About this RNA: The RNA shown here (Bacterial small signal recognition particle RNA) has 95 nucleotides and comes from Patulibacter brassicae. The sequence is in RNAcentral, with records from ENA. A source record names the gene ffs. Rfam family: Bacterial small signal recognition particle RNA. The family's RNA type in Rfam is non-coding RNA gene. NCBI's taxonomy places the organism under Bacteria, Thermoleophilia, Solirubrobacterales, Patulibacteraceae, Patulibacter.
[in-house]
RNA sequence: GCGUGGGCCCCGGGCGACGCCGGCCCGUGAACCAGGUCAGGUCCGGAAGGAAGCAGCCUUAAGCGAUCGUCGGUGGGCGCCCGGACGUCUGCGCC
Numbered sequence: 001g002c003g004u005g006g007g008c009c010c011c012g013g014g015c016g017a018c019g020c021c022g023g024c025c026c027g028u029g030a031a032c033c034a035g036g037u038c039a040g041g042u043c044c045g046g047a048a049g050g051a052a053g054c055a056g057c058c059u060u061a062a063g064c065g066a067u068c069g070u071c072g073g074u075g076g077g078c079g080c081c082c083g084g085a086c087g088u089c090u091g092c093g094c095c
Stems, first nucleotide, its partner, number of pairs: 001094008010084007018075007026065003034059004042051003
C1' cells in the first nucleotide's frame, strides 16, 4: 500500500414495547325548543270513530365518563434485526 473480518460513530428502513391524540366498542345523556309509543285528561262528532297530545317508557343527537380491547396518527439518549457512506481502532492474508 492492497484485500478482507470485527468494534466504535453517523444515517436510513423494518418489527416490537412505551407516551400522547383521535375513532370504534360500553355506559350515561333533551321538563320545553329531537323522534317513536302515548295511560289519564282535552277537543270534534247524535253515534261509530277521529284529532292534537302532558306524564311515563323506549331510541338517540350534542355532551360527559371508567376500564379492557381494537384501528389509525404521532413522538423519542427504549429494545431487536437489516442495509448503507466517511472516519477511527483492531485482527488476518498478500506485495